c-di-AMP riboswitch aptamer (ydaO/yuaA leader) from an Acidobacteriota bacterium, 142 nucleotides, folded computationally.

[in-house]
RNA sequence: GUUCGUAAGUGGCCUAAGUCCUGCGCCACUCGCAGAGACACGGGGGAACCAGAGCAACCGGGGCGUAUUGGCGCGCCGCGCCAUAGGACACUUCCGAGUCCGAGCCCGUCAGCUAACCCCGCCGGCGUUUUACGGAAGCGGC
Numbered sequence: 001g002u003u004c005g006u007a008a009g010u011g012g013c014c015u016a017a018g019u020c021c022u023g024c025g026c027c028a029c030u031c032g033c034a035g036a037g038a039c040a041c042g043g044g045g046g047a048a049c050c051a052g053a054g055c056a057a058c059c060g061g062g063g064c065g066u067a068u069u070g071g072c073g074c075g076c077c078g079c080g081c082c083a084u085a086g087g088a089c090a091c092u093u094c095c096g097a098g099u100c101c102g103a104g105c106c107c108g109u110c111a112g113c114u115a116a117c118c119c120c121g122c123c124g125g126c127g128u129u130u131u132a133c134g135g136a137a138g139c140g141g142c
Base pairs, nucleotide, nucleotide: 012126013125014124018039019038020037021035022034023033024032025031041121042120043119044118045117050112060110061107062106063105064104069083070082071081072080073079074078086101087100088099089098091138092137093136094135095134096133
């Protein structure tokens, strides 16, 4: 280096949340851990111009996210139900039907947009013969 055999894992979905590098662990790895590491992806702050511009008020205001808004009810500031803006469902887009979600968290009196510039995240949750449906167009592989 090649071949054979055995065992385990991997393959996919939501999300920005992936890939690589270095070191350590491990028999070893496609595994695990570490890193102001690199790239990719994602978010926030931040001029001019524009927008806004008064007074009063605290009942402030703002951000991430699809998760917003309305109605009814209850043992009532919390919960339940119905609906809804919006969102997800296995190559991509469009069309059709179907199923499901429609939460939660953070900043702390402060932030419109915003070039330069600055800061931060890179978690977590699921799935195994099935919405991995049907139709059309395209792309790629065999």
The prediction has a mean pLDDT of 81.